[in-house]
RNA sequence: UCCGUUCAAGAGCAAACCUUGAGUAAUCCAGGGACGCAAAGCCACGGAUCCUUACAUGAGGACAGCCGGGUUGCCAAA
Numbered sequence: 001u002c003c004g005u006u007c008a009a010g011a012g013c014a015a016a017c018c019u020u021g022a023g024u025a026a027u028c029c030a031g032g033g034a035c036g037c038a039a040a041g042c043c044a045c046g047g048a049u050c051c052u053u054a055c056a057u058g059a060g061g062a063c064a065g066c067c068g069g070g071u072u073g074c075c076a077a078a
Stems, first nucleotide, its partner, number of pairs: 012037002017032003021028002035065001041071003045068003049062005
C1' cells in the first nucleotide's frame, strides 16, 4: 500500500406525494410522509441539468439526493 475478515451498537437525515407560505420561474421554507442514504453534514470551486432575460457576444438565478472537488464529523475487531 492492496485485499479479505465485516458484522454490530447508539443515533441521524428524509425522496415522491399532500397542505400552508415565498418566488416571474427553476425552486425553496414549514408541517405531514418515507423512497432511500456511511456523510442524503456543509461549501456553488469545475462540469452537467433546469429557470429568467437578452444587444443571442452574454448576464442573473436554481440545484450539494447529478458527477468531480474541498472541508468537518459518529461508532467499531480499528